[in-house]
């Protein structure tokens, strides 16, 4: 000095494990702030806080207790488990995708 490569925040799919279904979480919007390839700066995404807007699916079954009816068997509420679902749902793992400029790092020449 040429060429090539690694590496961010995150996104997406699947799996595992949770949360909620008596509605939090989440989505998008406004304002403020923070961090963001190894370093500096920065766009863009991301996150945090506040605000307002919108929005949802529960069901089956066993157990405890109470009440009602009464043909000793049902019904309702409550408590506590299991199963199947629902939610722009949290976290983890894996696969794939994955910054701009300058300077670095690795490899070959």
């Nucleotide at each position: 000095u040429u060429u090539a490569g690694a590496g961010u925040a995150g996104g997406u799919a699947a799996g595992g494990u949770g949360c909620g279904u008596u509605a939090a979480g989440u989505u998008a919007c406004a304002c403020g702030g923070a961090a963001u390839g190894g370093g500096a700066a920065g766009u863009a995404g991301u996150c945090c806080g506040u605000g307002g807007c919108c929005g949802a699916a529960g069901a089956u079954u066993g157990u405890u207790c109470a009440a009602a009816u009464g043909c000793u068997a049902u019904u309702u509420g409550u408590u506590u488990g299991a199963u199947c679902a629902c939610g722009a749902u949290g976290c983890c793992u894996u696969g794939c995708c994955g910054c701009u400029u300058c300077c670095g790092c690795u490899a070959c020449g």